Context: one part of a larger RNA
RNA sequence: CUGGGUGUAAAGGGCAGGUAGGCGGCCGUGAAAGUCUGGUGUGAAAUCCCAGGGCUCAACCCUGGAACUGCAUCGGAUACUCCACGGCUUGAGUGUCGGAGAGGUGAGGGGAAUUCCCGGUGUAAGGGUGAAAUCUGUAGAUAUCGGGAGGAACACCAGUGGCGAAGGCGCCUCACUGGCCGACAACUGACGCUGAGCUGCGAAAGCUAGGGGAGCAAACAGGAUUAGAUACCCUGGUAGUCCUAGCCGUAAACGAUGUGGAUUAGGUGUCGGAGGUGUCGAUCCCUCCGGCGCCGACGCUAACGCAUUAAAUCCACCACCUGGGGAGUACGGUCGCAAGACUGAAACUC
Numbered sequence: 001c002u003g004g005g006u007g008u009a010a011a012g013g014g015c016a017g018g019u020a021g022g023c024g025g026c027c028g029u030g031a032a033a034g035u036c037u038g039g040u041g042u043g044a045a046a047u048c049c050c051a052g053g054g055c056u057c058a059a060c061c062c063u064g065g066a067a068c069u070g071c072a073u074c075g076g077a078u079a080c081u082c083c084a085c086g087g088c089u090u091g092a093g094u095g096u097c098g099g100a101g102a103g104g105u106g107a108g109g110g111g112a113a114u115u116c117c118c119g120g121u122g123u124a125a126g127g128g129u130g131a132a133a134u135c136u137g138u139a140g141a142u143a144u145c146g147g148g149a150g151g152a153a154c155a156c157c158a159g160u161g162g163c164g165a166a167g168g169c170g171c172c173u174c175a176c177u178g179g180c181c182g183a184c185a186a187c188u189g190a191c192g193c194u195g196a197g198c199u200g201c202g203a204a205a206g207c208u209a210g211g212g213g214a215g216c217a218a219a220c221a222g223g224a225u226u227a228g229a230u231a232c233c234c235u236g237g238u239a240g241u242c243c244u245a246g247c248c249g250u251a252a253a254c255g256a257u258g259u260g261g262a263u264u265a266g267g268u269g270u271c272g273g274a275g276g277u278g279u280c281g282a283u284c285c286c287u288c289c290g291g292c293g294c295c296g297a298c299g300c301u302a303a304c305g306c307a308u309u310a311a312a313u314c315c316a317c318c319a320c321c322u323g324g325g326g327a328g329u330a331c332g333g334u335c336g337c338a339a340g341a342c343u344g345a346a347a348c349u350c
Base pairs, nucleotide, nucleotide: 003322004321005320006319007304008303012318014201015200016199017198021194022193023192025088026087027086028085029084030083033081034080035077036076037075038074039073040072041071042070049065050064051063052062053061054060091191092188093187094186095184096183097182098181099180103177104176105175106174107173108172109171110154115149116148117147118146119145120144121143125136126135162169163168206247207246208245209244210243211242215241216240220236221235222234223233258317259316260315261314262313263312266295267294268293269292270291271290272289273288274287275286276285299306300305323350324349325348332343333342334341335340
C1' cells in the first nucleotide's frame, strides 16, 4: 500500500413488487463450523534470506542455518459471526377509535365558452397585422336576441397547498377500491432491509381495429416578410388530439440527488392530526407526531451550493462511471405489426 467516484465535471436503473444472494435488534443456554491459541506430521531439491567457505575479485559454486507465510491432525479458548434451543419488545406487522386528500376504476349528472344549424332584428362591412394581403360578406356576413346540435376541457376556489412508488391526478354525485397520518399501547414476537435475474406499472408522440371529431393543429395550400424564407406573422387545413380494445416502453421519465436505517444547533411559514393553558365560546398561545417550503450552526464541497426532506457522520444492499471523437453507431442476439427499443464494440483519430 492492498482504488477513487456518481446534484452541475464520466457516472443513480423511469418507478415499484419480489426470487436467488448479501446483510440483520436485545437477553440467556448449548454446540464449536468460521475465528484465536498450543502440540505433532508434512511443507522434495534448487531458488530467496543469514553465516561461513572455494575459483586472484565478482558473477558463479559449496556447506550449514533460517524460512517456505500452506495443508492435515490432535488438544484448548468462546468475545464476535454462524448453527440449535428458550425468552424479550424497542425493529416490523396487527387491532380499536378518529382524520385529511385533484390516489385509482366504473357509472350518472352540470354550467360557462368556442364552432355549426334554424329563426328574429339589422346593414355594409367583418377579420387579420408592425403594416397588409390571402379569407368571409348584399345569395345579407360581422353585431345582437331566441331555439337547437355536437365534441372537448372544467374559470373563480387555487396555495410557496394536497394525494400518489413513479408516470401522474383538479366541475358535481354515487358505487367499488389502494395507500397515508394521529391517539391508545390491547395482540404477534425479528415475522426485517436490500434485491442480480424476473414480473408489473409507465408522459407525450407513434402503430393496429372500430367509433368520434367542437376547438386546436404536424403535414399540406395560399397570403405576407425577405436577397432568398421549404421559417418566424396571417388565412385555411388533414393526420392527430377524444373514446373502446390491443401494441409501443421511450423522455431534461429531473430533486439532473437509488432504497432502507441510525446519529448530528436552531429559526420561520404552511398543510394534516393529537394533547394542554385560557375563554361563555372562538381566535390566540404552549407541547408532541407526520408532510411540504424558506433561512441558517457544525460538517461537507473544486466552487456553486447542501445543511434533521443532507450533498454532514456512519451501516446494509443494488445500479452505474473509468479521456474526447468514432457511437448509443456496426455486427450478433432478444423484443416489436412497424417505427424502433434493449444489449452494445472495434479499426482509426486527437